[in-house]
Context: one part of a larger RNA
Molecule: large-subunit ribosomal RNA, domain I
Organism: Dechloromonas agitata is5
RNA sequence: UGCAUGUGGUGGAUGCCUUGGCGAUCACAGGCGAUGAAGGACGUGCAAGCCUGCGAAAAGCGCGGGGGAGCUGGCAAUGAAGCUUUGAUCCCGCGAUGUCCGAAUGGGGAAACCCACCCGCAAGGGUAUCCUGUCCUGAAUACAUAGGGCCAGGAGGCGAACCCGGUGAACUGAAACAUCUAAGUAGCCGGAGGAAAAGAAAUCAACCGAGAUUCCCCAAGUAGUGGCGAGCGAACGGGGAAGAGCCUGCUAGUGAUAGCGGAACUGUUAGAAGAACGGAAUGGAAAGUCCGGCCGUAGUGGGUGAUAGCCCCGUAUUCGAAAACAGAUCCGUGGUACUAAGUUAGCGAAAAGUAGGGCGGGGCACGUGAAACCUUGUCUGAACAUGGGGGGACCAUCCUCCAAGGCUAAAUACUCGUGAUCGACCGAUAGUGAACCAGUACCGUGAGGGAAAGGCGAAAAGAACCCCGGGAGGGGAGUGAAAUAGAACCUGAAACCGCAUGCAU
Numbered sequence: 001u002g003c004a005u006g007u008g009g010u011g012g013a014u015g016c017c018u019u020g021g022c023g024a025u026c027a028c029a030g031g032c033g034a035u036g037a038a039g040g041a042c043g044u045g046c047a048a049g050c051c052u053g054c055g056a057a058a059a060g061c062g063c064g065g066g067g068g069a070g071c072u073g074g075c076a077a078u079g080a081a082g083c084u085u086u087g088a089u090c091c092c093g094c095g096a097u098g099u100c101c102g103a104a105u106g107g108g109g110a111a112a113c114c115c116a117c118c119c120g121c122a123a124g125g126g127u128a129u130c131c132u133g134u135c136c137u138g139a140a141u142a143c144a145u146a147g148g149g150c151c152a153g154g155a156g157g158c159g160a161a162c163c164c165g166g167u168g169a170a171c172u173g174a175a176a177c178a179u180c181u182a183a184g185u186a187g188c189c190g191g192a193g194g195a196a197a198a199g200a201a202a203u204c205a206a207c208c209g210a211g212a213u214u215c216c217c218c219a220a221g222u223a224g225u226g227g228c229g230a231g232c233g234a235a236c237g238g239g240g241a242a243g244a245g246c247c248u249g250c251u252a253g254u255g256a257u258a259g260c261g262g263a264a265c266u267g268u269u270a271g272a273a274g275a276a277c278g279g280a281a282u283g284g285a286a287a288g289u290c291c292g293g294c295c296g297u298a299g300u301g302g303g304u305g306a307u308a309g310c311c312c313c314g315u316a317u318u319c320g321a322a323a324a325c326a327g328a329u330c331c332g333u334g335g336u337a338c339u340a341a342g343u344u345a346g347c348g349a350a351a352a353g354u355a356g357g358g359c360g361g362g363g364c365a366c367g368u369g370a371a372a373c374c375u376u377g378u379c380u381g382a383a384c385a386u387g388g389g390g391g392g393a394c395c396a397u398c399c400u401c402c403a404a405g406g407c408u409a410a411a412u413a414c415u416c417g418u419g420a421u422c423g424a425c426c427g428a429u430a431g432u433g434a435a436c437c438a439g440u441a442c443c444g445u446g447a448g449g450g451a452a453a454g455g456c457g458a459a460a461a462g463a464a465c466c467c468c469g470g471g472a473g474g475g476g477a478g479u480g481a482a483a484u485a486g487a488a489c490c491u492g493a494a495a496c497c498g499c500a501u502g503c504a505u
Stems, first nucleotide, its partner, number of pairs: 001504009015490001016455002020426002022423007029415002031158002039101003042055003046079002049075003061095006070083003106115003116127004129155005135149003162193001163191005173180001177227001203210002214241005224232002245407003249347006259333005265327005271319003277292004293310002295299001301313003356380008366392001387402005442449002462489001465476004
């Protein structure tokens, strides 16, 4: 030095575990905000820090309910001081308080700071901008208008996706590329709701007829469209989900709606009751084994020193609200002279710079094409139901509908979130980036990027005391079932490094 065996170190794979994730189903909720949000800064405890809670009334205050023996949140013990059957802590509901920043709104500003004015003894309140409305005032300029002002009401900002509108790429594909595609996608902007949008035919159809819209299945990758390339891609019709129709001016009749108040009901926001087991051996420990029982409208699940229907929490089932909220029902009020809403009848009205056309675009599956239809920047420009639009150039016949005003539930889309339940989903290099004080530490001027890190034991019983050592560490002693479970802690693979022994050199 090599090989082998044994025994250790190092290391943290593997196994087992799960507080965290991922994906679903059902129900709910679908908003919060000038009554100051979302999100923060700074404070706040008997004792320093962080998290959580709260706000100078500061881990809290008041009231009303629930509950019933301990409590003063967590890391996290310890000490101190207290509270509590005169019902605390805790849970639910309604209130009070709620510093400063932030739409931030008195002015400013390098967010959490600085500086003001008015009213008021003080406490405190008010003072931004824009829009709408009445009123006041009021130029050039006589009337007026613009402008200015008081008052009142509203808005502003945030939020995951879904929705409507405006604007609108490129990479890419076409095996290059320009029409085309990607795609009206992404992005940006505006607006709204729990859904939004659309919607009661100037629609289709085809000589038969249907009868608003939306969504799904088929029709169909068909008909078409297309440097007829790449690609794009309907409709008619059929079957389903859902289903609802209406309004306008006048006159007359009928009639009692909306709103408001109350009652009981149902549900949500705390909860309550809730069956049935003992023994023996083994073991550190029984829930496993053996013996003998019991309950079950409860043998879902979790915990307990190993695997528990009957030990604990629960579960089936039944019950429960002073208060707040939601829903549907009923009663009262509402108003009778008129007005407004509903409904019936009659009469009236029934949409012009519009329809259409030219030029240039856009949308329709349809790229200008034979290109209808819808829309419009520009130039034009009708008819008036004896009328007008459409039926894919255009004309006639025929059929069908009535534009240029408006409203409308459901079926449909989505999930920041709440509750319940589930998984041939993951199990710490997996599953969220994040099981752990993670959007943290750290990096970057910044936009932004972005980790690693779980496990002693049933219980800390976390090793008193002694010895070596400056300590670290170790040896005894002790605890424990186990300490090669000792906090660098379950298991503890491999690489890698020792020691002992044997053999070889």